The RNA shown here (Glycine riboswitch aptamer) has 92 nucleotides and comes from Alteribacter keqinensis. The model forms 91% of the base pairs in the Rfam consensus. Rfam family: Glycine riboswitch aptamer. Rfam describes the family as follows. This family represents the bacterial glycine riboswitch. The coordinates come from a structure-prediction model, not an experiment, and the mean pLDDT is 81. The sequence is in RNAcentral, with records from Rfam.
RNA sequence: AUGAAAGCAAGGGGAGAGCUCGUAUAUAAGCGACGCCGAAGGAGCAAGCAGGGAUCUGUGAAUCUCUCAGGCAAACAGACUCUUGUUAGACG
Numbered sequence: 001a002u003g004a005a006a007g008c009a010a011g012g013g014g015a016g017a018g019c020u021c022g023u024a025u026a027u028a029a030g031c032g033a034c035g036c037c038g039a040a041g042g043a044g045c046a047a048g049c050a051g052g053g054a055u056c057u058g059u060g061a062a063u064c065u066c067u068c069a070g071g072c073a074a075a076c077a078g079a080c081u082c083u084u085g086u087u088a089g090a091c092g
Base pairs, nucleotide, nucleotide: 006087007086008085009084010083011082012081013080018034020033021032022031023030035072036071037070041068042066043065044064048059049058050057051056
């Protein structure tokens, strides 16, 4: 500046799974029971790399795996993503 990555703010998009049963009579919430979901968060690991005599040790990602937590009509939340603004300044 014709401005990369990354951060922050606002707004938009945003999946999955029982509106299950009982308490209890009325949605929801609470408690209990069974059944499920993965895309808040959390945890785990491969190849590779390093050390090493090594079958060892360390490091090592996720939308993968686990479901601790969270969630299973709507609402809230929601990884990720888009736009705008701002910070920033790779590159030239």